[in-house]
RNA sequence: GCGCUUAUAGCUUAGCGGUAGAGCAUUUGGCUUUUAACCAAUCGAGGGAGGGUUCGAGUCCUUCUAAGCACA
Numbered sequence: 001g002c003g004c005u006u007a008u009a010g011c012u013u014a015g016c017g018g019u020a021g022a023g024c025a026u027u028u029g030g031c032u033u034u035u036a037a038c039c040a041a042u043c044g045a046g047g048g049a050g051g052g053u054u055c056g057a058g059u060c061c062u063u064c065u066a067a068g069c070a071c072a
Base pairs, nucleotide, nucleotide: 001071003069004068005067006066007065010024011023012022013021018055027041028040029039030038048064049063050062051061052060
C1' cells in the first nucleotide's frame, strides 16, 4: 500500500428491514444456625462516530475510528 473480518448491557454473546433477547454479574426476597449452593423476582444496552437509502435500519450503502487476519 491492497484485501478481508469484527465493534450490541459491567463481562460473554444472539438477532437475514417491522418497537434489541439470553447467560453470568448487580440488587431484593425465600430457604439455611451462617456462608455457599438452590429457588423466585428486580435492575439493566437504542447499537464504535458521522452521513445516506427506506414509511421504517443493529441489519442495506458510504466515510471515518479502533482491534485482528492475510498478501506485498

Model confidence (mean pLDDT): 81 of 100.
Predicted 3D model of a 72-nucleotide RNA (transfer RNA) from Haptophyceae sp. NIES-3900.
The RNAcentral record of the sequence draws on ENA.
It matches the Rfam family "tRNA". The family's RNA type in Rfam is transfer RNA. Its family is annotated with triplet codon-amino acid adaptor activity in the Gene Ontology.
The organism belongs to Haptophyta, within Eukaryota.